Record summary
Predicted 3D model of a 498-nucleotide part of an RNA (small-subunit ribosomal RNA, 5' domain) from an uncultured bacterium. Its mean pLDDT, the model's own confidence on a scale to 100, is 83.
Context: one part of a larger RNA
RNA sequence: GACGAACGCUGGCGGCGUGCUUAACACAUGCAAGUCGAACGGAAAGGCCCUGCUUGCAGGGUACUCGAGUGGCGAACGGGUGAGUAACACGUGGGUGAUCUGCCCUGCACUUCGGGAUAAGCCUGGGAAACUGGGUCUAAUACCGGAUAGGAGCCAUUUUUAGUGUGAUGGUUGGAAAGUUUUUUCGGUGUAGGAUGAGCUCGCGGCCUAUCAGCUAGUUGGUGAGAUAACAGCCCACCAAGGCGACGAUCAGUAGCCGGUCUGAGAGGAUGAACGGCCACAUUGGAACUGAGACACGGUCCAAACUCCUACGGGAGGCAGCAGUGGGGAAUAUUGCACAAUGGGGGAAACCCUGAUGCAGCGACGCCGCGUGAACGAAGAAGGUAUUCGUAUCGUAAAGUUCUGUCCUAUGGGAAGAUAAUGACAGUACCAUAGAAGAAAGCUCCGGCUAAAUACGUGCCAGCAGCCGCGGUAAUACGUAUGGAGCGAGCGUUGUCC
Numbered sequence: 001g002a003c004g005a006a007c008g009c010u011g012g013c014g015g016c017g018u019g020c021u022u023a024a025c026a027c028a029u030g031c032a033a034g035u036c037g038a039a040c041g042g043a044a045a046g047g048c049c050c051u052g053c054u055u056g057c058a059g060g061g062u063a064c065u066c067g068a069g070u071g072g073c074g075a076a077c078g079g080g081u082g083a084g085u086a087a088c089a090c091g092u093g094g095g096u097g098a099u100c101u102g103c104c105c106u107g108c109a110c111u112u113c114g115g116g117a118u119a120a121g122c123c124u125g126g127g128a129a130a131c132u133g134g135g136u137c138u139a140a141u142a143c144c145g146g147a148u149a150g151g152a153g154c155c156a157u158u159u160u161u162a163g164u165g166u167g168a169u170g171g172u173u174g175g176a177a178a179g180u181u182u183u184u185u186c187g188g189u190g191u192a193g194g195a196u197g198a199g200c201u202c203g204c205g206g207c208c209u210a211u212c213a214g215c216u217a218g219u220u221g222g223u224g225a226g227a228u229a230a231c232a233g234c235c236c237a238c239c240a241a242g243g244c245g246a247c248g249a250u251c252a253g254u255a256g257c258c259g260g261u262c263u264g265a266g267a268g269g270a271u272g273a274a275c276g277g278c279c280a281c282a283u284u285g286g287a288a289c290u291g292a293g294a295c296a297c298g299g300u301c302c303a304a305a306c307u308c309c310u311a312c313g314g315g316a317g318g319c320a321g322c323a324g325u326g327g328g329g330a331a332u333a334u335u336g337c338a339c340a341a342u343g344g345g346g347g348a349a350a351c352c353c354u355g356a357u358g359c360a361g362c363g364a365c366g367c368c369g370c371g372u373g374a375a376c377g378a379a380g381a382a383g384g385u386a387u388u389c390g391u392a393u394c395g396u397a398a399a400g401u402u403c404u405g406u407c408c409u410a411u412g413g414g415a416a417g418a419u420a421a422u423g424a425c426a427g428u429a430c431c432a433u434a435g436a437a438g439a440a441a442g443c444u445c446c447g448g449c450u451a452a453a454u455a456c457g458u459g460c461c462a463g464c465a466g467c468c469g470c471g472g473u474a475a476u477a478c479g480u481a482u483g484g485a486g487c488g489a490g491c492g493u494u495g496u497c498c
Stems, first nucleotide, its partner, number of pairs: 001497003005494005012370006018363002020328001025326003029323003034073003039070002042066002046064001047062007080281003090205007099198002104194008112146004121136006153172006160165001179186001207253001214244003219241006226234001256278004260271004283304005306317004334360001336359003342356001343354004373403004383394004408435006417425001442487005447468003453482005463470002
């Protein structure tokens, strides 16, 4: 000098930030991912219309609207945490002639003919529940088959290339579609390119220990087959015996990495909170499914521990999302408001959802700003303290007089943020008028380092102390008082880093 700090004493206001560093401990409760009726059959509830009457019910219709269901897109983003990881995890610079990429943009071509189911519904079972079985009816942008496709895929030859890319020729294989809206529309399929995102791979770089010296059998390489979007021992069969290592392999310990941050003249050292990028994880361990994308925090299955329900047969759960609770701890906040803005998902849109986000609340936790009054005022008042008893000092300080209104209070007005509408914040910021010095100063130190000294008390006691050291009867070092010094809504102490 710095801090995500804590503790002690004290505490007026505002702006901007920031707030579980410990138990990746366990979690009550609420919310945090939905949306589309312009894909579909439809109608549980409400609305509207009609009929009947027991005048608030029954039946029918409609589709304003829409529960549940089929289907589509999203749920792989956003948000959290840092347990693991010493690794192509990260940073930086390359490669991909070894790759994929939903939605979006651009070009070209198409959007044809059919079929069978199934949920919901209705009927009927099982179960305490979670849930689940059977029969029967039905729809689609759900599912399946056929047609068409000069193009795409694969193979061969050739051109070019360092090379498997590109272009040309020939052969061969089998592959597509979906509709909807009153209209404009919005969609669907194939293919080529782009953009974006991702996978893989390589050079170099960044901890500690030799009181770890040898490590390794899918191990290192080859051939063939398989798997993958893709290269590869990635996996398998066979063959060879290799591969790494004092330029530190292997084992052990510690640790998310970086942009940055702190310090320092720099070199360097330390660090990785907040914000941004990447990675990893989601009670612990394992696995795949769906999908353009996951081996998936609020999906599935299995195992384990724990908690809960149970009719004992069986089930349910996962806050390292936002609040909040217990626990741990020196220590860290509200079970708030709003989708008004920015952004995200769905939708043609209206709109819906969004604890992302915008705001508010709490905490002097930090930085910055402001205030606690200003001018005049000597009888140098009273009082305190010291005293050589003369006086000195607190001290223009107070009182008193005159003024001002930052802040405050009351009343009135009142934004920008929003582009036509729409403002949580918020009657906030700000402005005007009035009132009133009124509500607003402490903390540490005074032997030297180090700015600032006297008196009394104590008497190696009580105590102080960062180092030197002070205290045993005149203590500037302990305690109190007065005075002084420093900083100031803070001041000291402790801890950590330079």